RNA sequence: AUGCAUUUUCGGGGCAAGGUGAUUUUCGUAGUUACGGAAAAAUUCCUGACCGGCGGUAGAGCCCGCGACUGGUAAGCAGAUCCUGCUUAUCACUGAUAUGGUGGAAUUCCAUAGCCGACAGUAAAGUCUGGAUAGUAGAGAGUGCGC
Numbered sequence: 001a002u003g004c005a006u007u008u009u010c011g012g013g014g015c016a017a018g019g020u021g022a023u024u025u026u027c028g029u030a031g032u033u034a035c036g037g038a039a040a041a042a043u044u045c046c047u048g049a050c051c052g053g054c055g056g057u058a059g060a061g062c063c064c065g066c067g068a069c070u071g072g073u074a075a076g077c078a079g080a081u082c083c084u085g086c087u088u089a090u091c092a093c094u095g096a097u098a099u100g101g102u103g104g105a106a107u108u109c110c111a112u113a114g115c116c117g118a119c120a121g122u123a124a125a126g127u128c129u130g131g132a133u134a135g136u137a138g139a140g141a142g143u144g145c146g147c
Stems, first nucleotide, its partner, number of pairs: 003145008017047003023040007049127002051117002053066004061115002070092010097113005119130003
């Protein structure tokens, strides 16, 4: 410096402060609907705020690729017949950037202005709740063997 085996650790962040009030409950009048008052009521709507997995590369949410989520197919295993779950493989799906500056090199740095964000629940969700104390791309440490 490099290969193989094995053990183990880590491995996703974010609504501050306000506005409105669908709707619900209740009281009074009326008595078919309805009208008026009070309370609750969107972290989802509006103003605004905040967040950014992994590998590559001049340092990346928006370039290239990967993972997870979601769906199809095949094989294997398990359970109770239909069917369901898990593992592996494969295919599909999978959002978003420009201008200027510096430089040998940057859609990655600096300045400015923009844009994006799965599924289920619910007053419509990147941020709440849930699958998830899960899991992955990958990152690190140790041991052994070989060279």